[in-house]
Context: one part of a larger RNA
RNA sequence: CUGGGCGUAAAGAGUGCGUAGGCGGCUAGAAAAGUUUGGUGUGAAAUCUUCGGGCUUAACCCGGAAACUGCACUGAAAACUAUCUGGCUAGAGGAUCGGAGAGGAGAUUGGAAUUCUCGGUGUAGCAGUGAAAUGCGUAGAUAUCGGGAGGAACAUCAGUGGCGAAGGCGAGACUCUGGACACAUUCUGACGCUGAGGUACGAAGGCUAGGGGAGCGAAGAGGAUUAGAUACCCUCGUAGUCCCAGCCGUAAACGGUGCACACUUGCUGUGGGCGGAUUCGACCCCGUCCGUGGCGAAGCUAACGCGAUAAGUGUGCCGCCUGGGGAGUACGGUCGCAAGAUUAAAACUC
Numbered sequence: 001c002u003g004g005g006c007g008u009a010a011a012g013a014g015u016g017c018g019u020a021g022g023c024g025g026c027u028a029g030a031a032a033a034g035u036u037u038g039g040u041g042u043g044a045a046a047u048c049u050u051c052g053g054g055c056u057u058a059a060c061c062c063g064g065a066a067a068c069u070g071c072a073c074u075g076a077a078a079a080c081u082a083u084c085u086g087g088c089u090a091g092a093g094g095a096u097c098g099g100a101g102a103g104g105a106g107a108u109u110g111g112a113a114u115u116c117u118c119g120g121u122g123u124a125g126c127a128g129u130g131a132a133a134u135g136c137g138u139a140g141a142u143a144u145c146g147g148g149a150g151g152a153a154c155a156u157c158a159g160u161g162g163c164g165a166a167g168g169c170g171a172g173a174c175u176c177u178g179g180a181c182a183c184a185u186u187c188u189g190a191c192g193c194u195g196a197g198g199u200a201c202g203a204a205g206g207c208u209a210g211g212g213g214a215g216c217g218a219a220g221a222g223g224a225u226u227a228g229a230u231a232c233c234c235u236c237g238u239a240g241u242c243c244c245a246g247c248c249g250u251a252a253a254c255g256g257u258g259c260a261c262a263c264u265u266g267c268u269g270u271g272g273g274c275g276g277a278u279u280c281g282a283c284c285c286c287g288u289c290c291g292u293g294g295c296g297a298a299g300c301u302a303a304c305g306c307g308a309u310a311a312g313u314g315u316g317c318c319g320c321c322u323g324g325g326g327a328g329u330a331c332g333g334u335c336g337c338a339a340g341a342u343u344a345a346a347a348c349u350c
Stems, first nucleotide, its partner, number of pairs: 004321003007304002012318001014201004021194003025088006033081002035077008049065006091191001092188005098181001103177004108172002110154001115149007125136002162169002206247003210243002215241002220236004258317006266295011299306002323350003332343004
């Protein structure tokens, strides 16, 4: 090395792009590296195996054979793999055309609501709770009407609906821009799959600097509750939440299910397209492709369940696991302003 695994028992990297590497469609020819086969040489002796013999036997010793699974040279074969040359279009990609979408970025506009402020009306309460109190209010609150300011979030539509690699994305029109999908024609001609390192993105929260600050609200203060109450409840309230620039790089980053391709009975809902039938036209209906759900055949599974969106049947590549605790810790390295992240043990113990 050869094993068995990774939805829930240990185990899929948070997610893309991509280097090396691994693997790779159909067809013709060349050559013969791997491959297959023959020959020659070598593979010391001893040992091992086997046959026979010698010590009374055995161990031991002696002789013969086999073996030494290897290496080198050489002849042949040409299916497969690699190489070279040529061709192909079913993989992959491009062009034209079309519709769908909270995909991304920028700049801008809007209405409802909360809060504050100014003015009017108006008077003794308001707020809050299980009940209260702290709090606010005769310096006129709450309520109500009108004007203004400011920040944040976008009710209804809204849907196991849509889009995105993931994180995620939801008011409107505009500008710039990425991807996917369907129909038909056409072009390139294997340009492909995966991907150690690498690189980019990456919720919330945190950090640095500058703005902003309505509501909410870690910390903090007060009031209650309670035996106590560093809580749950209430009244306030600072960071933060928002914007710009940079850092952090983690989550139950979950479908707890890596990516790609192929194959394998069905029923039913829904989103986007195309075609058919029908119609004045549309809907309904039938077929098909791409998504997204429910239920289930075979099969799989320890069971639960999964079941064409597989956890079925196979192939390629990567990541990861190997009893519990110690421990995702120590030490060292790398990264970070820090918080910390990442890589990652052992003693000991059961």